[in-house]
Predicted 3D model of a 536-nucleotide part of an RNA (large-subunit ribosomal RNA, domain I) from Gracilaria firma. The coordinates come from a structure-prediction model, not an experiment, and the mean pLDDT is 83. It is recorded under the gene name rrl. The full RNA is in RNAcentral, with records from ENA. NCBI's taxonomy places the organism under Eukaryota, Florideophyceae, Rhodymeniophycidae, Gracilariales, Gracilaria. Its Rfam family is "Bacterial large subunit ribosomal RNA". Its family is annotated with structural constituent of ribosome and ribosome in the Gene Ontology.
Context: one part of a larger RNA
RNA sequence: GGCUUAUGGGGAAUACCUAGGCAUUUAGAAGCGAUGAAGGGCGUGACUACCAACGAAAUGCUUCGAGGAGCUGGAAGUAAGCUAUGAUUCGGAGAUUCCCGAAUGAGGAAACUCUUUAUACUACCUAUUGAAUCUAUAAAUAGGCAAGAGCUAACUUGGUGAACUGAAACAUCUUAGUAACCAAAGGAAAAGAAAGCAAAAGCGAUUCCCUUAGUAGUGGCGAACGAAAAGGGAAUAGCCUAAACCACUUUAAUGAGUUUUAGUGGGGUUGUGGGACAGUAUUUUUAAGUCUUGAAGUAUUAGAUGAAUCAGCUGGAAUUCUGUAUCGUAGAAGGUGAUAAUCCUGUAAUCGAAAAUAGUUCAUGAUUUUUACUGAAUCCCGAGUAGCAUGGGACACGUGAAACCCCGUGUGAAUCCACGAGGACCACCUCGUAAGGCUAAAUAUUACUAAAUGACCGAUAGUGAACUAGUACCGUGAGGGAAAGGUGAAAAGAACCCCGGGAGGGGAGUGAAAUAGAACAUGAAACCAUAAGCUU
Numbered sequence: 001g002g003c004u005u006a007u008g009g010g011g012a013a014u015a016c017c018u019a020g021g022c023a024u025u026u027a028g029a030a031g032c033g034a035u036g037a038a039g040g041g042c043g044u045g046a047c048u049a050c051c052a053a054c055g056a057a058a059u060g061c062u063u064c065g066a067g068g069a070g071c072u073g074g075a076a077g078u079a080a081g082c083u084a085u086g087a088u089u090c091g092g093a094g095a096u097u098c099c100c101g102a103a104u105g106a107g108g109a110a111a112c113u114c115u116u117u118a119u120a121c122u123a124c125c126u127a128u129u130g131a132a133u134c135u136a137u138a139a140a141u142a143g144g145c146a147a148g149a150g151c152u153a154a155c156u157u158g159g160u161g162a163a164c165u166g167a168a169a170c171a172u173c174u175u176a177g178u179a180a181c182c183a184a185a186g187g188a189a190a191a192g193a194a195a196g197c198a199a200a201a202g203c204g205a206u207u208c209c210c211u212u213a214g215u216a217g218u219g220g221c222g223a224a225c226g227a228a229a230a231g232g233g234a235a236u237a238g239c240c241u242a243a244a245c246c247a248c249u250u251u252a253a254u255g256a257g258u259u260u261u262a263g264u265g266g267g268g269u270u271g272u273g274g275g276a277c278a279g280u281a282u283u284u285u286u287a288a289g290u291c292u293u294g295a296a297g298u299a300u301u302a303g304a305u306g307a308a309u310c311a312g313c314u315g316g317a318a319u320u321c322u323g324u325a326u327c328g329u330a331g332a333a334g335g336u337g338a339u340a341a342u343c344c345u346g347u348a349a350u351c352g353a354a355a356a357u358a359g360u361u362c363a364u365g366a367u368u369u370u371u372a373c374u375g376a377a378u379c380c381c382g383a384g385u386a387g388c389a390u391g392g393g394a395c396a397c398g399u400g401a402a403a404c405c406c407c408g409u410g411u412g413a414a415u416c417c418a419c420g421a422g423g424a425c426c427a428c429c430u431c432g433u434a435a436g437g438c439u440a441a442a443u444a445u446u447a448c449u450a451a452a453u454g455a456c457c458g459a460u461a462g463u464g465a466a467c468u469a470g471u472a473c474c475g476u477g478a479g480g481g482a483a484a485g486g487u488g489a490a491a492a493g494a495a496c497c498c499c500g501g502g503a504g505g506g507g508a509g510u511g512a513a514a515u516a517g518a519a520c521a522u523g524a525a526a527c528c529a530u531a532a533g534c535u536u
Base pairs, nucleotide, nucleotide: 001535002534003533004532005531006530007529008528009527016486017485020457021456022454023453024452025451026450027449028448029446030445031151032150039100040099041098042055043054044053046078047077050074051073052059061094062093063092064091065090066089070082071081072080105114106113107112115118121148122147124144125143126142127141128140129139155186156184157183158182159181160180166173170220196203197202207234208233209232210231217225218224238438239437240436241382245266246265247264248263249262252259253258271416273381274380275379276378277375278374279373280372281371287369288368289367290366291365293363294362295361296360298358299357300356301355303351304350305349310323311322312321325342326341327331333345334344335343387411388410389409390408391407392406393405397423418433419432420431421430422429473480474479493520496507497506498505499504
C1' cells in the first nucleotide's frame, strides 16, 4: 500500500405516513358594483415581525335564535381580564366600514396634494332662455331623477381575423373562420312556429343525440374537405303586431263642406287562402294566463336526541390474544399510548327556527281571451322590398350547368286572375305565403357552495405551491419563478455536576427507546476513518 470483516462518521435513497393535490358524480348557485365592487395600501393587539380577522365604533359593536363551560386566533409565554345576570363558539338580521381603485370636486408619478367642499360625464324629466334661419331646432342655464359605467372561470352570439403546419417544394387549397383581439348578453345563449321538406306517398316550429355516412358530393379531382332528407330517440307550446274598416283627439289648407298630418282606442292576423265590408246567429260564466294581498306547508341558512363489554395474559401503553357477553333501521368514517360496532366524535333513524331567503298549493281581488254560417268580389294582406346586372361572401359545394341564403353598387315589380320555392332555365304539377316581432323544455359550461366517490398521487410524485408560494429570487419591463413535510403516546425538550471563551461533549436525570436530543422516526450507496486478520 491492497483485500476482507467489524464498528463508527457522512449522506440521503428506500419502505411507512399525510396536513395537500388530481379526477369524477349529485345537488345548489350562476353573479358583484355609484347604498362605491373586484383588487389593494395603511392601520387596529398589554407585549406583535408574519399569516388570518377586523376598520378610527378597528383581534371588534347591537339584536334575535342555537348552545352550555370554559374563554382572550395561528402561537408558546408572562401580565391583565371575561364567564351560569350564560361568556368564548355557531347561525339570521343590522351598525360601523380610514385611503386608493369604474373613482366620479380639481389635479396626480394609485393609496397623495389643493380649493370655492363639489353625484365628474352621459342618458332621462321639467322650466327658462334661445343661433346660423321666418317658424323651429341645435345649444345654454337652473332644478329634478338616480338609469349607465367597472370587475368576473368557462359556456353563448356577433365583429375583425393570422401564421407555423400539410400538400413530402409551392402559389389555388389546407391549417381555419381555428388562435388572438374587440363588442354584447344570459343563467343559459342562439334558433324557432314554413314564401319549409318532400315526390305522385306524405310530413308539419326550433334545439340536441343516434343513424344515414366517411355515403352523395367538393377538390392543383392533389393534400384534403364532407352534407342533407328519410328512420329511431330526448323534450314539446304556441303567440303578438302592420294594413283594410270604425270612433276620438290633433296639425295644415279652406268661408264652409271636404281633404290632409300625427296620435290614441277598437278591429284584425291566415294558405283545405285569410281579413275588412254587408247580413244572420251564438257566448257572458266556465276554463286558462298575468298581477296584488293573505294563509298553509316544503326546502335552505345554526342545531338536538341517538343502542350495545367486561375480566385476565403480554406489554411503556390494549383496540391484540384468551375467556365471556351485548346492540344493530347504527358493522360509514375518524380519533383514542399497537388492530375498537359496544371508550370518544359520530353513523342509521327521528326531531328542530326568533329571523331571512326560494319554490309549491290554496284563497281573495283586479285584468285579458268567444265562436260559427251566408253573401258579394269593393278594399287590405309588411317597397327602394323581391327580382335583374355587376363585384364579393357564405352554403360540405374552390364559378362551376350553380340553384337557395347574405352584403356593396346600379336598376327596379306584382297584391290573390297575385307572389316565392322544388339545385341553371322553360312548361306542367306539387309545396308554401318573404320583405315586422316574441317564445319555456330537451342542449353547453363550472370561477363558486355542499355532499360523496376513486384498480388517482403520496413530498424529484400530486397543483408551480402539503411549509411565509405566485413567496424568496431574476428581469427596466412584459414576464420568468424555486427549494423547503415527519422528536415523542405525552415535552416528560435534559434540573444539577464536570471540560471548554464558545461551539460541542462527558456524567446525572426523563422516556419503552436518546444510535428518538431538537442538525431529532426508518437511515441504503458513493465517500472518510478506526480496529483486527490476511497479503506485498